Background
Small-subunit ribosomal RNA, central domain from Acacia acuminata, 347 nucleotides, folded computationally. Its Rfam family is "Bacterial small subunit ribosomal RNA". Its family is annotated with ribosome and structural constituent of ribosome in the Gene Ontology. The full RNA is in RNAcentral, with records from SILVA.
Context: one part of a larger RNA
RNA sequence: UUGGGCGUAAAGCGUCUAUAGGUAACUUUUUAAGUUGCCAUCAAAUCCCAGGGCUUAAUCCUAGAUAGACAGUGGAAACUACCAAGCUGGAGUACAAUAGGGGCAGACGGAAUUUCCAGUAGAGCUGUGAAAUGCGUAGAGAUCAAAAAGAACACAACGGCAAAAGCACUCUGCCGGCCCAACACUGACGUUGAGAGAUGAAAGCUAGGGGAGCAAAUGGGAUUAGAUACCCAGUAGCCCUAGCCGUAAAUGAUGGAUACUAGGCGCUGUGCAUAUGGACCCGUGCAGUACUAUAGCCAACGCAUUAAGUAUCCCGCCUGGGGAGUACAAUCGCAAGAAUGAAACUC
Numbered sequence: 001u002u003g004g005g006c007g008u009a010a011a012g013c014g015u016c017u018a019u020a021g022g023u024a025a026c027u028u029u030u031u032a033a034g035u036u037g038c039c040a041u042c043a044a045a046u047c048c049c050a051g052g053g054c055u056u057a058a059u060c061c062u063a064g065a066u067a068g069a070c071a072g073u074g075g076a077a078a079c080u081a082c083c084a085a086g087c088u089g090g091a092g093u094a095c096a097a098u099a100g101g102g103g104c105a106g107a108c109g110g111a112a113u114u115u116c117c118a119g120u121a122g123a124g125c126u127g128u129g130a131a132a133u134g135c136g137u138a139g140a141g142a143u144c145a146a147a148a149a150g151a152a153c154a155c156a157a158c159g160g161c162a163a164a165a166g167c168a169c170u171c172u173g174c175c176g177g178c179c180c181a182a183c184a185c186u187g188a189c190g191u192u193g194a195g196a197g198a199u200g201a202a203a204g205c206u207a208g209g210g211g212a213g214c215a216a217a218u219g220g221g222a223u224u225a226g227a228u229a230c231c232c233a234g235u236a237g238c239c240c241u242a243g244c245c246g247u248a249a250a251u252g253a254u255g256g257a258u259a260c261u262a263g264g265c266g267c268u269g270u271g272c273a274u275a276u277g278g279a280c281c282c283g284u285g286c287a288g289u290a291c292u293a294u295a296g297c298c299a300a301c302g303c304a305u306u307a308a309g310u311a312u313c314c315c316g317c318c319u320g321g322g323g324a325g326u327a328c329a330a331u332c333g334c335a336a337g338a339a340u341g342a343a344a345c346u347c
Stems, first nucleotide, its partner, number of pairs: 003319004007301002012315001014199004021192003026086003031081001033080002035076001036074003041069002048064001050062003090189001091186003102175006109153001113149003119143002124135002160167002204244006213238002218233004255314006263292002266289007296303002320347003329340001331338002
């Protein structure tokens, strides 16, 4: 490689856009490249097979045979492909209406915390298993009025939105996407996607701000065999702006698309029908999101119309454990490192 696989045993790229390539609805026409027949060739030996001979075997001798490749020459037109024309169910556009923590920018709010200033009051406060360090008669802690700063937003749900990462006080402006309905238009324009590009939590890095609270590192106090854990402090950082990094148990540990395959019960958005003075309830369709469960699948757990069922297409990945996501090489990065990625040896 073939084969077999990828929820948990090794294995789905973190996610998306899209090039080449692969693959792909219906109807009619053309051609005959694939598909198909015949013929010739592809030395011998070897391989396969039948028979025979060295005592047997390996070895040797004789005869036979297939797949496939290439060239030539015919036939058919179902399928794939090609040519031409059409069609509307896939896909898209326009019109109309709604829901939403979707994105970016700006403005604003109250509670809390800390600090500061003034008043009251006068001895403790804090912390722990117990303490001590620490703070406090230079007036702490408590309480109350004024001021300042930065960060985060109860309601919050098995709810919503977004490709994923993720997104929440409130308001405004700009922008993106989905769904439903109606059926007007285009007429296969679809799908997947190697390379490529974009985006990508937290931590970290560079430059400039900011710094209330929390808090790696660090200092002190205890406990202890030790005490990196506990307590008191506390720097980077967490916040903002402009760049870089490109990784996560980036998880649904489950790639994307399409079709089919019992039900039951919720929630969200929306339509129809019904009802009504109006809004619900009840019934039903589509889209999304949960729970439960039959067939089927599975090693089991479990999955089960949101499949891990039944099928097709495309991509990625796996091939015993360790060595090792290491070494080397070259690429990217300011660095940290990232991506690609072995072997000897060993069990």